[in-house]
RNA sequence: UAAUGAUAAUGGCAAAUCUAUUGAAAGAUAGAGACGCAAAGCUACGGGUCUAAAACUGUGAAAAGUCAUGAUCGCCGAGCUACCAAG
Numbered sequence: 001u002a003a004u005g006a007u008a009a010u011g012g013c014a015a016a017u018c019u020a021u022u023g024a025a026a027g028a029u030a031g032a033g034a035c036g037c038a039a040a041g042c043u044a045c046g047g048g049u050c051u052a053a054a055a056c057u058g059u060g061a062a063a064a065g066u067c068a069u070g071a072u073c074g075c076c077g078a079g080c081u082a083c084c085a086a087g
Base pairs, nucleotide, nucleotide: 004085005084012037013036017032018031019030020029021028022027035074041080042079043078045077046076047075048072049071050070055066056065057064
């Protein structure tokens, strides 16, 4: 330096759920809480997934349908960065 990852050390993150705020929703943020995580750190770049406000279609009016410009990096891949070191 690269790969690898332990019943090691030091620390870290925090699913579900609950409360509050926020959002059209999916979701996000904060507190409580720990299912898990060696990149569960960062970037929506590719794919996937979730949502469907606006728009469009539709209708007498509705219903309904399509759609990401919304969201997810704790779905996968890619890029960037990082702690420790038993074998």
A computed fold for an 87-nucleotide RNA from Litchfieldia stipae, annotated as c-di-GMP-I riboswitch aptamer. The model forms 95% of the base pairs in the Rfam consensus. NCBI's taxonomy places the organism under Bacteria, Bacillati, Bacilli, Caryophanales, Litchfieldia. The coordinates come from a structure-prediction model, not an experiment, and the mean pLDDT is 89.